[in-house]
RNA sequence: AGCCGACCGGGCGACCGCGUCAGCCUGGCGACAGGCUGCCGAGGAAAGUCCGGGCUCCACAGAGCAGGGUGGUUGUUAACGGCAACCCGGGGUGACCCGCGGGAAAGUGCCACAGAAAACAGACCGCCGGACGGUUCGGGCUUGCUCGAACGGCUCGGUAAGGGUGAAACGGUGGUGUAAGAGACCACCAGCGUCCCGGGUGACCGGGAUGGCUAGGCAAACCCCACCCGGAGCAAGGUCAAGAGGCGUCUCAGGCUUGCCGGAGACGCUGCGCAGGCGUUCGAGGGCUGCUCGCCCGAGCCUGUGGGUAGACCGCUAGAGCCUGCCGGCGACGGCAGGCCGAGAUGGAUGGUCGCCGUUCGGAGGACUCGUCCUCCGUCCACAGGACCCGGCUUACAGGUCGACUCGU
RNA sequence: GGGCCUCUAGCUCAAUGGCAGAGCUGCGGACUUUUAAUCCGUAGGUUGUCGGUUCGAGUCCGACGGGGCCCACCA
Numbered sequence: 001a002g003c004c005g006a007c008c009g010g011g012c013g014a015c016c017g018c019g020u021c022a023g024c025c026u027g028g029c030g031a032c033a034g035g036c037u038g039c040c041g042a043g044g045a046a047a048g049u050c051c052g053g054g055c056u057c058c059a060c061a062g063a064g065c066a067g068g069g070u071g072g073u074u075g076u077u078a079a080c081g082g083c084a085a086c087c088c089g090g091g092g093u094g095a096c097c098c099g100c101g102g103g104a105a106a107g108u109g110c111c112a113c114a115g116a117a118a119a120c121a122g123a124c125c126g127c128c129g130g131a132c133g134g135u136u137c138g139g140g141c142u143u144g145c146u147c148g149a150a151c152g153g154c155u156c157g158g159u160a161a162g163g164g165u166g167a168a169a170c171g172g173u174g175g176u177g178u179a180a181g182a183g184a185c186c187a188c189c190a191g192c193g194u195c196c197c198g199g200g201u202g203a204c205c206g207g208g209a210u211g212g213c214u215a216g217g218c219a220a221a222c223c224c225c226a227c228c229c230g231g232a233g234c235a236a237g238g239u240c241a242a243g244a245g246g247c248g249u250c251u252c253a254g255g256c257u258u259g260c261c262g263g264a265g266a267c268g269c270u271g272c273g274c275a276g277g278c279g280u281u282c283g284a285g286g287g288c289u290g291c292u293c294g295c296c297c298g299a300g301c302c303u304g305u306g307g308g309u310a311g312a313c314c315g316c317u318a319g320a321g322c323c324u325g326c327c328g329g330c331g332a333c334g335g336c337a338g339g340c341c342g343a344g345a346u347g348g349a350u351g352g353u354c355g356c357c358g359u360u361c362g363g364a365g366g367a368c369u370c371g372u373c374c375u376c377c378g379u380c381c382a383c384a385g386g387a388c389c390c391g392g393c394u395u396a397c398a399g400g401u402c403g404a405c406u407c408g409u
Numbered sequence: 410g411g412g413c414c415u416c417u418a419g420c421u422c423a424a425u426g427g428c429a430g431a432g433c434u435g436c437g438g439a440c441u442u443u444u445a446a447u448c449c450g451u452a453g454g455u456u457g458u459c460g461g462u463u464c465g466a467g468u469c470c471g472a473c474g475g476g477g478c479c480c481a482c483c484a
Stems, first nucleotide, its partner, number of pairs: 001406002004403005010357007018041002021038007043383001047394002050392005055233004062293004067229005072086005087101001088099004102224002107222002109218003124163002126159005132153001134151008171189006190214001192211008237314004245270008254261003272306007285297003307483003321340008358381001361378008410480007419433004427464001435451005457473005
């Protein structure tokens, strides 16, 4: 100078104040109210609600399609998209870091602009060959014809070596070859497919043989493959005084017109009002994202509008809990033993003042060993706060402590 | 507390992964005695922010930020 990990995140005391619980006292028939004392009283992220689980309800948690998610391997775990170790690729001198890291030789699609050509490649310039006609030069002679060479033009072909465009141009270098060229052929190198051998649980690694000369990118485009996923959420869900009424099932006895009528009891569901619509076995509607099937519940349901209450209790905090030690494992993690109890509010409690210390910065004064120390004064101390509970991830965060390691001198 | 949606010019909305546009508004001019209407011209953008995938992102993926909506009971 850097890199990685773990931890802390102001401390102590006094006074005042707040919340739950416990005890005591006073008042009250009681519910309870008041007072005093004591214990405890936010976080590493309590946050975002991005994943996963517990818990509760929805039939017993069904089937298929659709849909969503994950994506190297092995492990870990209650589970995960987390974590650990390893593999592969990339970056760094290094410690180390980063990677939504399956498939593009299943299929479809896209690749703007530029460029000749952008995916069954392609001929703009250039290079090469042929035909045609032209100019110049030279030769021949029959003096306006012919032959040869050079140059440029036009046209028909060949050519992917060279140029230029682009994010990307169909292996690279050298040679043979050719009219010029080209994996057309050869040598070496890179890379790919198939097969075999060895190592590894595996991803994969190392080696050999062989094939064709080469296969573009994008799947955080559709898609294919493998695996996983039922839905909703504590405003889940349950209990609570008195009860009018409605519906269903069962039981009991009764009446008669013998298949109907009204009555009593028990159980279950529902139950604030009004309007409209649909419906009661030919069944509405429901089973909390779509479709189909199956199964179940089923007498109410849907829409609109209005009124009242913003209740009490349970759920609620002892838990995949925390601390210490030992053991197994590289590690994530697991096992055993001992110890501990650490908030449960519901308009929502954790705050304020003072003193001392610490910390940051500034000012003044002093000391000397001249860049450090001492004294005094002022100032700063972050991000942020439970609301059913856990495991992670992500984001915010003044400052500080400790440890391992790397590079340079 | 829980669930869901949305963000592009001052406002309302477009845009197949390939040069960010339309209408209204604003500003200037014309017409008019003047205003309105009409016509002509013109300005206005870090597509909420930051990363990633891609040659290329308003669009695809992720993390933040802002705004909005819904969910209690009949004791």
Two RNAs folded together computationally: RNase P RNA and transfer RNA, 484 nucleotides in total. Rfam match: Bacterial RNase P class A. It is annotated as a ribozyme.